[in-house]
Model confidence (mean pLDDT): 76 of 100. Bacterial large signal recognition particle RNA from a Chloroflexota bacterium, 264 nucleotides, folded computationally. The sequence was found by an Rfam model in a public genome assembly. Its Rfam family is "Bacterial large signal recognition particle RNA". Rfam links the family to the GO terms signal recognition particle, plasma membrane targeting and SRP-dependent cotranslational protein targeting to membrane, signal sequence recognition.
RNA sequence: CCGUGCUAGACGGGGAGCCAGCGGUGCCCUGCACCCGCAAUCCGCUUAGCGGGGUCGAAUUCCUGCCCGAGGCCGCUUGGUUGUCGAUUCUGCUCGUUUGGGACGGUGCUGAGAGUCGGGACCCGUGCGACAGGGCCCCUCGAACCCCGUCAGGUCCGGAAGGAAGCAGCGGUAAGAGGUAAGCUCUGGGCGCCGCGGACUACCCUGGCUGGAGCCGCGCCCGGCGAGUAAGGCGGGGGCCGGCGUUCGAAGGCAGGUGCACGG
Numbered sequence: 001c002c003g004u005g006c007u008a009g010a011c012g013g014g015g016a017g018c019c020a021g022c023g024g025u026g027c028c029c030u031g032c033a034c035c036c037g038c039a040a041u042c043c044g045c046u047u048a049g050c051g052g053g054g055u056c057g058a059a060u061u062c063c064u065g066c067c068c069g070a071g072g073c074c075g076c077u078u079g080g081u082u083g084u085c086g087a088u089u090c091u092g093c094u095c096g097u098u099u100g101g102g103a104c105g106g107u108g109c110u111g112a113g114a115g116u117c118g119g120g121a122c123c124c125g126u127g128c129g130a131c132a133g134g135g136c137c138c139c140u141c142g143a144a145c146c147c148c149g150u151c152a153g154g155u156c157c158g159g160a161a162g163g164a165a166g167c168a169g170c171g172g173u174a175a176g177a178g179g180u181a182a183g184c185u186c187u188g189g190g191c192g193c194c195g196c197g198g199a200c201u202a203c204c205c206u207g208g209c210u211g212g213a214g215c216c217g218c219g220c221c222c223g224g225c226g227a228g229u230a231a232g233g234c235g236g237g238g239g240c241c242g243g244c245g246u247u248c249g250a251a252g253g254c255a256g257g258u259g260c261a262c263g264g
Stems, first nucleotide, its partner, number of pairs: 001264006009056003012030004020046005034053005062257006071248002074245004079241004084236003090232002092229007100222003104217004114210007123198005128192002131188006138179004147172004155164003
C1' cells in the first nucleotide's frame, strides 16, 4: 500500500416551551433525513428518548475547532404603523356671548354724538261728536159684554110732549203689539288727523338754542369670554413591522483528528 472480516460510531440537527434537570411526543426553523410500537391531567430517563428490527461503517458519511449564518429567546427603542384608556394648558370644529380692533357700507359742516328749553305721542279724568242699545215723542193696529162718544132698528117709562138705558154699525181710546226719518233723554266703550285739565318725559317722534365731528351696522374678518366635541397634537399602557445589543444556533464552508484481527 492492497484485500477480507469486525468494532467505536452513524442513519438528522436546532430554538422556544414543559421540567429540579435532561431527552422525546406536539409547535417553529433548517431541508430530505431507515422501519414498527409508546407519549400532554404525557412517555422515558439521570446523561441518555425507551423497546424491537434493519442498513452503513473508519471516512463525502464518525469526532474536534474556526468562519458564515436561517431562525428563536431576552433587553432597549428617542423609528414607523395600528387599536385602547385619559386629560383639556395647545391647534382645529360647533354653539352662545362681547362689541375691543379692522375692512366695507350708510349717515353727518344743508351740523354728528352730547347738553338744555319746549311740543307731540303714551297714561288718567272730562267735554263734544260719531256709533250702538233702552226710554220718551210720533205713526199704525188694538176691547163680542164687564172702556168712551154717537147710537139706526128694537126695548123701557109716559096719555102725549118728551125722556132713559143701550146691541150692531161708525168714530175713538187703555193695557199691549208692531214700526220709527228727525228730535229729546239715559247708558255703554279695542270709536275720533276734535276740545279742556292733570301726570310723566324711562323709551320714541319733532322744533328752538349751545357747541363743532363724529355716529350707526348686530352682516363679514380678527380678537376677548363661556360651553361642548375630541379630528390633530399631548400623556399612559398594548399589538405588528423595523433598528440596536445579548444569548442559543440548523444547513453550508475550511482545517485537523480517529481503531482491531487475519492474509498478500